[in-house]
RNA sequence: GACGAACGCUGGCGGUAUGCUUAACACAUGCAAGUCGAACGAGACAAAGGUGCUUGCACCUUUAGAAAGUGGCGAACGGGUGAGUAACGCGUGGGUAACCUGCCCUAUGGAAAGGAAUAGCCUCGGGAAACUGGGAGUAAUGCCUUAUAAUAUAAAGAAGUCGCAUGGCUUUUUUAUUAAACGCUCCGGUGCCAUAGGAUGGACCCGCGUCCCAUUAGCUAGUUGGUGAGAUAACAGCCCACCAAGGCGACGAUGGGUAACCGGUCUGAGAGGGCGAACGGUCACACUGGAACUGAGACACGGUCCAGACUCCUACGGGAGGCAGCAGUGGGGAAUAUUGCGCAAUGGGGGAAACCCUGACGCAGCAAUACCGCGUGAGUGAAGAAGGUUUUCGGAUCGUAAAGCUCUGUUAUUGGGAAAGAAAAAAAGACGGUACCCAAGAAGAAAGUCCCGGCUAACUCCGUGCCAGCAGCCGCGGUAAUACGGAGGGUGCAAGCGUUAAUCGGAAUCACUGGGCGUAAAGCGCACGUAGGCUGUUUGGUAAGUCAGGGGUGAAAUCCCGCGGCUCAACCGCGGAAUUGCCCUUGAUACUGCUGGACUUGAGUUCGGGAGAGGGUGGCGGAAUUCCAGGUGUAGGAGUGAAAUCCGUAGAUAUCUGGAGGAACAUCAGUGGCGAAGGCGGCCACCUGGACCGAUACUGACGCUGAGGUGCGAAAGCGUGGGGAGCAAACAGGAUUAGAUACCCUGGUAGUCCACGCUGUAAACGAUGGAUACUAGGUGUCGGGGCCUUGAGCUUCGGUGCCGCAGCUAACGCGUUAAGCAUCCCGCCUGGGGAGUACGGUCGCAAGGCUGAAACUCAAAGAAAUUGACGGGGGCCCGCACAAGCGGUGGAGUAUGUGGUUUAAUUCGAUGCAACGCGAAGAACCUUACCCAGGCUUGACAUCCGGGAAACCCUCCCGAAAAGGAGGGGUGCUCUUCGGAGAAUCCCGAGACAGGUGCUGCAUGGCUGUCGUCAGCUCGUGCCGUGAGGUGUUGGGUUAAGUCCCGCAACGAGCGCAACCCCUAUCCUUAGUUGCUACCAGGUAAUGCUGGGCACUCUAUGGAGACCGCCCCGGUUAACGGGGAGGAAGGUGGGGAUGACGUCAAGUCAUCAUGGCCCUUACGCCUGGGGCUACACACGUACUACAAUGGCGCACACAAAGGGCAGCGAUACCGUGAGGUGGAGCCAAUCCCAAAAAAUGCGUCCCAGUCCGGAUUGCAGUCUGCAACUCGACUGCAUGAAGUUGGAAUCGCUAGUAAUUCGAGAUCAGCAUGCUCGGGUGAAUGCGUUCCCGGGCCUUGUACACACCGCCCGUCACACCACGAAAGUCGGUUUUACCCGAUACCGGUGAGCCAACCGCAAGGAGGCAGCCGUCUACGGUAGGGCCGAUGAUUGGGGUG
Repeated sequence: GACGAACGCUGGCGGUAUGCUUAACACAUGCAAGUCGAACGAGACAAAGGUGCUUGCACCUUUAGAAAGUGGCGAACGGGUGAGUAACGCGUGGGUAACCUGCCCUAUGGAAAGGAAUAGCCUCGGGAAACUGGGAGUAAUGCCUUAUAAUAUAAAGAAGUCGCAUGGCUUUUUUAUUAAACGCUCCGGUGCCAUAGGAUGGACCCGCGUCCCAUUAGCUAGUUGGUGAGAUAACAGCCCACCAAGGCGACGAUGGGUAACCGGUCUGAGAGGGCGAACGGUCACACUGGAACUGAGACACGGUCCAGACUCCUACGGGAGGCAGCAGUGGGGAAUAUUGCGCAAUGGGGGAAACCCUGACGCAGCAAUACCGCGUGAGUGAAGAAGGUUUUCGGAUCGUAAAGCUCUGUUAUUGGGAAAGAAAAAAAGACGGUACCCAAGAAGAAAGUCCCGGCUAACUCCGUGCCAGCAGCCGCGGUAAUACGGAGGGUGCAAGCGUUAAUCGGAAUCACUGGGCGUAAAGCGCACGUAGGCUGUUUGGUAAGUCAGGGGUGAAAUCCCGCGGCUCAACCGCGGAAUUGCCCUUGAUACUGCUGGACUUGAGUUCGGGAGAGGGUGGCGGAAUUCCAGGUGUAGGAGUGAAAUCCGUAGAUAUCUGGAGGAACAUCAGUGGCGAAGGCGGCCACCUGGACCGAUACUGACGCUGAGGUGCGAAAGCGUGGGGAGCAAACAGGAUUAGAUACCCUGGUAGUCCACGCUGUAAACGAUGGAUACUAGGUGUCGGGGCCUUGAGCUUCGGUGCCGCAGCUAACGCGUUAAGCAUCCCGCCUGGGGAGUACGGUCGCAAGGCUGAAACUCAAAGAAAUUGACGGGGGCCCGCACAAGCGGUGGAGUAUGUGGUUUAAUUCGAUGCAACGCGAAGAACCUUACCCAGGCUUGACAUCCGGGAAACCCUCCCGAAAAGGAGGGGUGCUCUUCGGAGAAUCCCGAGACAGGUGCUGCAUGGCUGUCGUCAGCUCGUGCCGUGAGGUGUUGGGUUAAGUCCCGCAACGAGCGCAACCCCUAUCCUUAGUUGCUACCAGGUAAUGCUGGGCACUCUAUGGAGACCGCCCCGGUUAACGGGGAGGAAGGUGGGGAUGACGUCAAGUCAUCAUGGCCCUUACGCCUGGGGCUACACACGUACUACAAUGGCGCACACAAAGGGCAGCGAUACCGUGAGGUGGAGCCAAUCCCAAAAAAUGCGUCCCAGUCCGGAUUGCAGUCUGCAACUCGACUGCAUGAAGUUGGAAUCGCUAGUAAUUCGAGAUCAGCAUGCUCGGGUGAAUGCGUUCCCGGGCCUUGUACACACCGCCCGUCACACCACGAAAGUCGGUUUUACCCGAUACCGGUGAGCCAACCGCAAGGAGGCAGCCGUCUACGGUAGGGCCGAUGAUUGGGGUG
């Protein structure tokens, strides 16, 4: 796009079409084929007349004439259906010299004479009925005999002519045979017979075309042909007898499946593909099967006979029936209409006609089934109404939409009028009072449906929460869903809109037009060769193909164009074009074909050469392994990553000599050679194939390919017989391992070898079929030839490699050895899995090979390349990464955090590195978020409103407190019209609201961690690539660095690196108090204590200084590196701050902020108490130790950086001490904290659970604080636990670092082993980059991309699904043999019977019944083939 559709929702009108696609299932009822009295007899009933005359009957005549019958014509048309049929059935074009044709037309001729029956009717019977028997008698356009007769038929000739083989036609002679019907009449005719012709219709034959399966390959006995009889309208094995042995088939016979065919119709640009409803042509069928009769025509839808199934009637003896005609019923089905009207029109049958019949047909009814047309209103209307939805609360939107106002009247409704369709005169209209016209009134009666994630036009809210659901494909849904459901809004189409089924297109996705096969599916393993296909140059002929002209046909309808008719359109009419085809004919001859001649270049032959693991057979050889014998000789050997099994004192291994036997042939050896491929490797001989080069002559297209076919064909394997050294499946043992039916080791049998057979497969690969021609080169190499200038020379032919232009390719790549450009031939492919499986066939001894599906299932499977990531891949490089060192952790005790457990609660968060002395720079109350209990509800806090009171202070009662109650004191500020108003604060009240450490860090902002202070991450333009993308950024160097240099299809740039900033190391300038004190002066027990002073130190402001700057060397004249000088400092001097693009849905909703959700007398708020401090246990981080580099005692020295007014607090006094009393000084370079400690000196301890260690516990205290019970710190005395250097494992650190040692600060009432900062003392080691971890760059592989914590294979277990096998069972179809043998035709017979003719008769001719036979349907028996269903059990497969 389209539909004979169906289903869902909805539905106003009209026109035109269409309407059982399924059960060719079964059918009630009615109708669908009759007609003719002008063929015939008889004639009910009726009318008229007449006669008889018992006035009601009988008879006669006339008119009209029912029903039935004889006869004629029709019934073979029209109508239905599509079961069968793969066929001369259909289509198309021919043929009949092999035919028929009623009615119709034309023409010619004719119709004479007779006869015998029979139905109806009557009568007698049988039967329930259907029906039927006997008798009597009768007519015809029914039947029969005779006559006549030819341009008829048959036979035998003759002549002419034509053709296409048999033959035809014309003329003609003789003989024989064959016809008729009469009726009516208007006297014209109609009807009848014969013949000839025509027309129409049919029959038969032929060419071509006409579905699928080869897992159907052979079929055929009337089969093929002949001769002769028969049959037919006619040819013919159509049938029969005899004879011959043929006929068909790979160009698909036979068999199986499916199917009516065509014009057309739908689609498509076309070629094609699908379909074959309606309309038209043909065929076939009529309950199923068979058969004939009648007839011009049938083997007959509404005829006959028989058989069968089914239904009905029955008196049980018998009978009847056939809607695939029109309606209609049941049934089946997703599904398909009225038991209507009319013969008015068109057409048909009969008739002379009137007319009759006609479910053909014309109409109407039903159905949105389809196509077409129309309508459901038009204009105006902003307060942008109400209402809905939404909202950022401003608004937006539905929306000029509605309302309102002004109009119109299509359709529908009502009323009135009213056709055409009827043809030459009249009559005749089912449709139909219909179409159409006029009028009336009223916007009144008339809109739905699908969709809104992308494809694909159209977006928001709510609900839901991987649920419910959606879905054509991709895919949506797990708490903010434009995808589900609803709503609002919107898009599309519209009396329809969607869905489903089937179909064409897109699909170049079966490719004729118009595809492919190196790697995506696809080249047979290789050759030889049959059929077939294709085929060099030239010439003659021919004209089959081909081309051109003409003719016939290609039905109509349809499609297309034009014109016309219904108001338009759909629809219809007329004309044209088209119908691409087939046939006939005339011509052309380039090409193809056929045929004749010629040619040499394709192909082949001949001669001469050289090369070669080409093949076969026989022989020979040496090295090595093993074994055997002997000698020497002694303890090992062998084997491995390391071992063991194993061999060896019975003498191995090693070594020497001799021997046996089998297999294979080192070096040469080479992208060298040969061969068709498989494959071929010591040497020699014989036999033998092919290729190549050079040359001469010859043949004269002899060629290429190759379905089937045949042969060859590695390894393994099989059979028979040999052989067997080494190696070695299976097997055994030893190892390895979690296991190890493996890899490794020790052994070891088939096999490997030979002969003869079989098998016939491989990643049989160049994953590349063969042949021929053409299309740049360069460089190796093998085998020949030629030339010269003899060379690393040039050239030519044939092979074999590499690189590469054009071109091709999806890319990779190929590229004269094509995957380029062409031609010819063969093979093969058509999504993945199932599956190279099943079944069948065939080959094989077997193993198995060849051929080779389907169900089912998935939405992919695959190729090449790109970017990443990854690798127990490679290269380069870095980092306390390892190594080298020093000190720790892991063991102990304690502190602290976490897990777990417990609990009323032990609030919450952080969870590998990158959570765990983390948030917490400090939980007794508070904090506090948790628990228990008591309370509050506009609230502890904010804004607004109303009323009142200033605020505020004090006391008492109750209570655990919060809260509640009572009393007392106390009035302020600003303005004022003196009433009051206002600001701040408090109380009461009402509601808007507050409040939430409730949830979601996976809705977020902000902040932070981490890779990582790693050197990376990108952009613009250009260039390359179909593209993803690349280049730049890679490469050579160099650096801490993408740092810099050089090179380069890149040139530049940005964020990072570095530098700029701060501290520190040196110097200078300026300044000189609270700092300093060299110098001057004063003073003290002593001290910069004091006055000068600012030189020094110091403080703090500004500068200088360091840049590979200088020298040497290396390096590419570079970047840079090594060394040196100078310098306080040397190669970024040391440290800090500084963290690119990004990653981890990393962390945080409990800092804060914030969307959404949730709570609202509570999940909010207040208060008391408790908890966060629990404790079998596990882990992390620390502190203190285990001691002598130490502990203890005494003495004594040197800092830096900080802090201090609700503060630091000196001297002094008290206390053993924590501390207390007290209060000088200090808002701090001034005073205080403040003592620095380790160190150093002296003494003691003497290796011990100690004079180490200090946990724990008891008692007594101090301090802070409302308050130290749960639960603080400190002090004194006493107590004196574990612990003697720590398993596996693991951490930090490269210099003022580790280690060690003190000091200070934040938090803080108090509480520090934590954290942050500061100084003191002050090391060791670094060979180096193999390894572990992390990282950077390049490269490589990849089936990974959530990216190796990836992906993914198979068994087993469970569930479901389809399939195969299976003892069988059931059914269908087909076939062979035999039996039975209805009806009918034909043949025979015919003793019974018989009207026509002959005969006087008897009888004859002829016929009938009956009987017999051939043939045959149905049926039966037995056995096969094929197909299907089912089957315990079983097998694999698919999905989860």
This is a predicted structure of a 1440-nucleotide RNA (small-subunit ribosomal RNA) from an uncultured bacterium. Its mean pLDDT, the model's own confidence on a scale to 100, is 85. The RNAcentral record of the sequence draws on ENA.